Small-subunit ribosomal RNA from an uncultured prokaryote, 1390 nucleotides, folded computationally.
RNAcentral holds the sequence, with entries from ENA.
The coordinates come from a structure-prediction model, not an experiment, and the mean pLDDT is 84.

RNA sequence: GAGCGAACGCUAGCGGCGCGCCUAACACAUGCAAGUCGUGCGAGAAAGUGGGGACAACUCCAUGAGUAAAGCGGCGAACGGGUGAGUAACACGUGGGUAACCUGCCCUCGAGUGGGGAAUAACCCAGGGAAACCUGGGCUAAGACCGCAUGACCUCCUCGCCUCUGCGGAGGUGGGUGAAAGAUGGCGAUCUCUUCGGAGAGCUGUCGUUGAAGGAUGGUUCCGCCUCCCAUUAGCUUGUUGGUGGGGUAAUGGCCUACCAAGGCGACGAUGGGUAGCCGGCCUGAGAGGGUGUCCGGCCACACUGGGACUGAGAUACGGCCCAGACUCCUACGGGAGGCAGCAGUCGAGAAGCAUCCGCAAUGGGCGAAAGCCUGACGGUGCGACGCCGCGUGAGCGAAGAAGGCCCUAUGGGUUGAAAGCUCUGUCAGAUUGGGAAGAAAGCACAGCGGUUAAUACCCGUUGUGUUUGACGGUACCAUCAGAGGAAGCACCGGCUAACUCCGUGCCAGCAGCCGCGGUAAUACGGAGGGUGCAAGCGUUGUUCGGAUUCACUGGGUAUAAAGGGUGCGCAGGCGGCCUGAUAAGUCAGAGGUGAAAUAUGUCGGCUCAACCGGCAAACGGCCCCUGAAACUGUCAGGCUUGAGUCCGAGAGAGGUAGGUGGAAUUCCAGGUGUAGCGGUGAAAUGCGUAGAUAUCUGGAAGAACACCAACGGCGAAGGCAGAUUGCUGGACAGCACCUGAGGCUGAAGCGCGAAAGCUAGGGGAGCAAACAGGAUUAGAUACCCUGGUAGUCCUAGCUGUAAACGUUGGGCACUUGGUGUUGCGGGUAUUGACCCCUGCAGUGCCGGAGCUAACGCAUUAAGUGCCCCGCCUGGGGAGUACGGUCGCAAGGCUGAAACUCAAAGGAAUUGACGGGGGCCCGCACAAGCGGUGGAGCAUGUGGUUCAAUUCGACGCAACGCGAAGAACCUUACCCGGGUUUGAACUUCAGGUGACAGCCCCUGAGAUGCAGCUUUCCUUCGGGACGCCUGGAGAGGUGCUGCAUGGCUGUCGUCAGCUCGUGUCGUGAGAUGUUGGGUUAAGUCCCGCAACGAGCGCAACCCUUGUCCCUAGUUGCCAUCGGGUUAUGCCGGGAACUCUAGGGAGACUGCCCCGGAAAACGGGGAGGAAGGUGGGGAUGACGUCAAGUCCUCAUGGCCUUUAUGUCCGGGGCUACACACGUGCUACAAUGGGCGGUACAGAGGGCUGCGAACCCGCGAGGGGGAGCCAAUCCCAAAAAACCGCUCUCAGUUCAGAUUGCAGUCUGCAACUCGACUGCAUGAAGGUGGAAUCGCUAGUAAGCGCGGAUCAGCACGCCGCGGUGAAUACGUUCCCGGGCCUUGUACACACC
Repeated sequence: GAGCGAACGCUAGCGGCGCGCCUAACACAUGCAAGUCGUGCGAGAAAGUGGGGACAACUCCAUGAGUAAAGCGGCGAACGGGUGAGUAACACGUGGGUAACCUGCCCUCGAGUGGGGAAUAACCCAGGGAAACCUGGGCUAAGACCGCAUGACCUCCUCGCCUCUGCGGAGGUGGGUGAAAGAUGGCGAUCUCUUCGGAGAGCUGUCGUUGAAGGAUGGUUCCGCCUCCCAUUAGCUUGUUGGUGGGGUAAUGGCCUACCAAGGCGACGAUGGGUAGCCGGCCUGAGAGGGUGUCCGGCCACACUGGGACUGAGAUACGGCCCAGACUCCUACGGGAGGCAGCAGUCGAGAAGCAUCCGCAAUGGGCGAAAGCCUGACGGUGCGACGCCGCGUGAGCGAAGAAGGCCCUAUGGGUUGAAAGCUCUGUCAGAUUGGGAAGAAAGCACAGCGGUUAAUACCCGUUGUGUUUGACGGUACCAUCAGAGGAAGCACCGGCUAACUCCGUGCCAGCAGCCGCGGUAAUACGGAGGGUGCAAGCGUUGUUCGGAUUCACUGGGUAUAAAGGGUGCGCAGGCGGCCUGAUAAGUCAGAGGUGAAAUAUGUCGGCUCAACCGGCAAACGGCCCCUGAAACUGUCAGGCUUGAGUCCGAGAGAGGUAGGUGGAAUUCCAGGUGUAGCGGUGAAAUGCGUAGAUAUCUGGAAGAACACCAACGGCGAAGGCAGAUUGCUGGACAGCACCUGAGGCUGAAGCGCGAAAGCUAGGGGAGCAAACAGGAUUAGAUACCCUGGUAGUCCUAGCUGUAAACGUUGGGCACUUGGUGUUGCGGGUAUUGACCCCUGCAGUGCCGGAGCUAACGCAUUAAGUGCCCCGCCUGGGGAGUACGGUCGCAAGGCUGAAACUCAAAGGAAUUGACGGGGGCCCGCACAAGCGGUGGAGCAUGUGGUUCAAUUCGACGCAACGCGAAGAACCUUACCCGGGUUUGAACUUCAGGUGACAGCCCCUGAGAUGCAGCUUUCCUUCGGGACGCCUGGAGAGGUGCUGCAUGGCUGUCGUCAGCUCGUGUCGUGAGAUGUUGGGUUAAGUCCCGCAACGAGCGCAACCCUUGUCCCUAGUUGCCAUCGGGUUAUGCCGGGAACUCUAGGGAGACUGCCCCGGAAAACGGGGAGGAAGGUGGGGAUGACGUCAAGUCCUCAUGGCCUUUAUGUCCGGGGCUACACACGUGCUACAAUGGGCGGUACAGAGGGCUGCGAACCCGCGAGGGGGAGCCAAUCCCAAAAAACCGCUCUCAGUUCAGAUUGCAGUCUGCAACUCGACUGCAUGAAGGUGGAAUCGCUAGUAAGCGCGGAUCAGCACGCCGCGGUGAAUACGUUCCCGGGCCUUGUACACACC
């Protein structure tokens, strides 16, 4: 995707045609479903009606009526209808056989039907029984029944003979045996009888009847082929298999029986078990196939269950019988009755299936001479969207689209998607009215004609006329009426898969076919709007096929994904070399038969179309038969040698097996020498040793294994095989080319062999060594290491039968470019000879081409190209498990599932990441050094705790003196309390109003409130600007989400990397380039190279610093000249120097030497202020960390709106048992104190820096010069240096803490500022584990300035002064780069 006898959910207007208990072959109330014939026979009512007897009772006659009902008899009931339980079978399908058969009714043909007899139902009488029903006696008929006759040409049975033959047959001939029924019309010529009506004979028609032959139809039986699953069913069978005689049947036959024989079936699947009616067909599929067997049609089987026969042409009989059983019903308890799997219907089961309808009008059937009767077959109607088909639910304008509503939206707007209105149409449903079928031909009556006949009669056939018959149904259909009026839903919208937004929800509720959605922005849940699909249906569930080449015939695989048996021998089987002839089984060709109809296909036709129905055609893959062909396969016959085998002599080899034999080593024993250790390990210990070990020497014993040779080597089928030697023995190879003549290959079963371990019995036991013991290691250590040590390892005999038994590659044959080793044998050339060289065969390796392969790889030793045979595979787990079978002494082996469960398991390769993998190389990474941190006190940040609040963020590096370049109020976001609500600030609209602001009084903690004074502008006079009040849009939010975002930032990392275009390679991911050889700080450069180029990074360009030059010369400078001062560039002047700040020069491996590849580059040197990037800065690739920030800013969404906004007062962010980070100050003498004396740079300064001078011990105060600053001020630099003092002590070290007194800033220093003076004088004596910074003007130590700032720095950002030590080196720690390797990792080793 298609299908369905479907069911369920939601929904539902009409019609046509179909279909409708798949389950309980469960049980059934009631009615109907098989009768008919009086032209076979006998007998024969009643009610009612009419009449009579006197009428009512009662009775008689006629009619009803030779009717009904019943009986004898005939035919039918064996058909039609239902169901699928059973059946794995000659049941079905298909094609044949019957010389082994039957066939009522029907057709054809020929021959008959003579003459008798005895009964019996009905009926009558009697009896039994509740009933069903039965018994006895009597009467009677027939086409009922029974003899006799005839019949034998043909038939049948039996016997004899002859002919033919396909040999239990056919034909001919002779003998024996074996029938019957009449009924009903017509005629009146002839005969007989007569009751004179007529009857019989006769003639004739029709129907029936008897036996025979043939046909048709229907059936029985036999055979070939075909027909599900299980081998965890492998053996089955005694009437079994065959024969003979007999019986039985329509008929063959062990179908049955007696006897005889011992057979028959089975791996081509017997037997057993499970399941199942089979087929035409139906569904699906390109087909081959797969599934299925409802409706229709054919066959079979069954009829409550099981068994049995009878009747009959036919049954072993659905609506017959008998017996048994179960069940139900009736009963007077003695006994009886019943069989819906016929049509309706009921109960039940179930997810689930209809009316107890109408009619025999049609078609068909039974009976009948016929009329006709019967027919739940059938024809119809009803119910059910169960299916298929058709139709409708309106059409046009309105309309580039009104209003309103819903939904979406950033302002616009979009969408629903139109409707109203106007103009039409009239299908369907409805209603009124009217018309109104086809389906009907028969039949019957009459007439004509023909046939029959003696006949114009009867009868039959036919034609014409007349007449009768419709359940459906007053239905279909047609017309009429009315009017858009009555008629749309269902599923879906994340991908597959057509269709998207909003809201709600927040891993909840839920969805889901697979993948998967949902944890606060869900196109996936629920709702809504919109959309998509289909449509009187739409979805769901179930099921079948498809897709699935995913059981592979078409059409698959097996080195590594699942899969080659451990290996050989070999029966069956499969396959098989060259030539010739024959045959015709396979094969091929032609023709014939069959392949039912329906279905399907084509075409034509009928219902308005279609579904549906009909005609014709073609087809139906198959089977059978005939004729022919002879290449190939098969078979038969003959031949051949190349496949295969064999003879001969020669060589190689750890091939096998048996025997004895050798040396080295280990251990043990004995003895000698000798003394304190040995042994063992990463280090040790257990162990051995003064009872003498180890070591060493001599001798002896025992067992096992065979160093070197040795190989990438050899042999074997595999497992496997190694000292040397002897015997026996298997195989392969090369050479020769004598012989045989296809004797070959493979191989299910089967039979052998089969490492190690293990088992049984008996030996043996040196070393080694499971188990075990001890010692170590360790958190533990039932391990790895050590000391010991038993089975075992060895031998003999037997068992086991497995393995990563691997080349993870079954065997055989053939073919297909090469190179290079090696083993065995041979040939050629050459040589004195050995080598060398060329070459053949057989083995064994490596490399590689085509080809193959998913790739990796394989590649004449194939995983290439073909053929033959065998084994095996079909997602992972469960599981090589369970059960069963079988083998084994056992252990266990072989064979070998399912339930359940998962959405994967797996192969090869790719890019990364990672590794207590490898190689190369960097970095204050280690090392070498210097100084710190960790201990103390304090400062500061953080955690924690506390609190009304201690606002929030930041959390390894890369949070923690961080945001914060500065919290007393403010800041401030937190807490408490007091206010306020269009608001403190902003935009806009409507209405009202004229101010707002300022000053001031009162209240209050203040915000605020109240009162007083003062107070607009423009104007075209409409109004406007600005402000206030009210109301509405809307503001506001440091509220949430940094995991919705922008921007900015940190980090790896200033690490050397990250990519692209084109080309090339690869199926692809991707690779190449970017790898390699060198080199560099560098993917820096050079060389090479299927790559060639390019981009972002590196470097350079920029700033600063170091040298020089030029220009310029004030506020800076002062060498020379002059003036002046106690002194000072103070002045004139100068432009040299310093400096300032503009511009330039300079450095480029440029030069020399050496190394290197004639390279890049490196080492050294010269010159130079500076040398190989001179120093420093700015500059941060692709990306990573959902890194940080919604509290800088911006921003989506959510939340809030008399509050989470806003204003104010106070408090808090400063808390304090603790813990951590970052710092400051110290612990002192390289120091402290006191005094003196020097030398900076870079900065800052207007409600600012603030000099001199005065006051104060001091902080500071007064003061105000000068300075918008190279001019004045801050401003003193400090360490340093000189001198004095202290003398190793908790000190003249250190300064915390605390008390008192002050200064300054500020509205205000209580919580909670800084500083000053005096007093106080804590811990601390160099700091555990651990840890940080730094490679030169660096570390260290010294001071100065600035930002923020009213005030507040030990922090931060800058500045200069003094000024070291060390680096052997890259093993290790950390981080990083490149190459390579492994990977079961990929949120990537945390």

It matches the Rfam family "Bacterial small subunit ribosomal RNA".